[in-house]
This is a predicted structure of a 348-nucleotide part of an RNA (small-subunit ribosomal RNA, central domain) from an uncultured prokaryote.
Context: one part of a larger RNA
RNA sequence: CUGGGCGUAAAGGGCGUGUAGGCGGAUUCGUCAGUCAGGCGUGAAAGCCCCGGGCUUAACCUGGGAAUUGCGCUUGAUACUGCGAGACUAGAGUCCGGGAGAGGAUGGCGGAAUUCCCAGUGUAGAGGUGAAAUUCGUAGAUAUUGGGAAGAACACCGGUGGCGAAGGCGGCCAUCUGGACCGGUACUGACGCUGAGGCGCGAAAGCGUGGGGAGCAAACAGGAUUAGAUACCCUGGUAGUCCACGCCGUAAACGAUGGGUGCUAGUUGUUGGGGAGUUUACUCUUCAGUGACGCAGCUAACGCGUUAAGCACCCCGCCUGGGGAGUACGGUCGCAAGAUUAAAACUC
Numbered sequence: 001c002u003g004g005g006c007g008u009a010a011a012g013g014g015c016g017u018g019u020a021g022g023c024g025g026a027u028u029c030g031u032c033a034g035u036c037a038g039g040c041g042u043g044a045a046a047g048c049c050c051c052g053g054g055c056u057u058a059a060c061c062u063g064g065g066a067a068u069u070g071c072g073c074u075u076g077a078u079a080c081u082g083c084g085a086g087a088c089u090a091g092a093g094u095c096c097g098g099g100a101g102a103g104g105a106u107g108g109c110g111g112a113a114u115u116c117c118c119a120g121u122g123u124a125g126a127g128g129u130g131a132a133a134u135u136c137g138u139a140g141a142u143a144u145u146g147g148g149a150a151g152a153a154c155a156c157c158g159g160u161g162g163c164g165a166a167g168g169c170g171g172c173c174a175u176c177u178g179g180a181c182c183g184g185u186a187c188u189g190a191c192g193c194u195g196a197g198g199c200g201c202g203a204a205a206g207c208g209u210g211g212g213g214a215g216c217a218a219a220c221a222g223g224a225u226u227a228g229a230u231a232c233c234c235u236g237g238u239a240g241u242c243c244a245c246g247c248c249g250u251a252a253a254c255g256a257u258g259g260g261u262g263c264u265a266g267u268u269g270u271u272g273g274g275g276a277g278u279u280u281a282c283u284c285u286u287c288a289g290u291g292a293c294g295c296a297g298c299u300a301a302c303g304c305g306u307u308a309a310g311c312a313c314c315c316c317g318c319c320u321g322g323g324g325a326g327u328a329c330g331g332u333c334g335c336a337a338g339a340u341u342a343a344a345a346c347u348c
Stems, first nucleotide, its partner, number of pairs: 004319003007302002012316001014201004021194003025088001027086005033081002035077008049065006091191001092188003095184004103177007110154001114150008125136002162169002206247006215241002220236004258315006266293013297304002321348003330341004
C1' cells in the first nucleotide's frame, strides 16, 4: 500500500450553496500523453536464490547463472481513458399552459379565552388538595351582568394531510417573494454529479441595547409532605417567554439511516396533477409525493425491503477497546456563557 466498516455494537458532517479536486451520456475523425508489446542502454561489486568447484566435512572461500519487478531511449499497437475538432439528444436546463401548498417577508383585521380596571345585582365564604395550610374575602371576595384596557396564542376544520434544504411553518385579508409538481415538446446541446476549504441558514436556552409584559414561569419566598425534602403537591413570584436590531452556533439538530444515478415481485391506503373509458361516480392507466404490509435479496439479530438497510458505480464526511476526555495545552471564534479543533501520562 491492499484488505473492514458507519439504522440499534465505535462511526453520516444540523442543513444548504459552491471553489479547488475527483468522477462523468451517445457518435465520427485526428493525436498517441496514460495503457500494452518488442528491441537497445543502464540497473557497481559483495550479499540473497539456483547449478558447480576448493579446504577430510561444515562454517568459510570461489566460478557461472538467475534476479535486480526500476529508469531512459527507440520501434510499433490504438480497444479503453485523456487531449483537439465536428456533429447528437436519452442527462441537465430554458420556454409555453395549468393547478396544489401552515414555504418566506411586511402591513392590516377578527373572535373566543385569560388577567386587570370601572359600575350593577348579591352575601359569606372563595380558592386549593390525597387531606390540608399558606393565600383572597364584611374596606364586600367567589358567583353573575354591563362597559373598558392589555398582551399572548389562534379551538373546530386538522388528517402516519400539506410545504420547506434543514432548523421549522397553522385564525383571516392584502402586497412582495422562493421552490416543487403536471402537461406540451418549441429551444440550448453534456452546460452534469459530488464537493476538502470558504460563504450562508440554523430549535430552545443564553447574551447586548431599546421597547413590551396578559397568561405561564427557572431563581426566590411561604404552606404542606417527610426521618430529612435545598424535590414531587399547593399559594405567590422575578428573569425569561413577546417585538426590533445585533450576537451565540449548540440539540436524542433523529429516519439515531450523507448526496447523486441506474437496476431488482407485488398488495393496500392517502395527497397533487395528467390521460382513456363509461352506466356521472365509478373503473383502468400514468407521473410526483407520503404511509402500511410483503417476494427475492440483505442483516449478528431486531428488522430493511422500488421512500432499501437489496444489486452496482461516483464523490464527500466519519470509525479503530473502556476510562482518563470531547478534558488539558495551544490556535481560531465569542461581550460573556462558552463553541470549535483536539492530545498525553496513567489505568483496566
The RNAcentral record of the full RNA draws on ENA.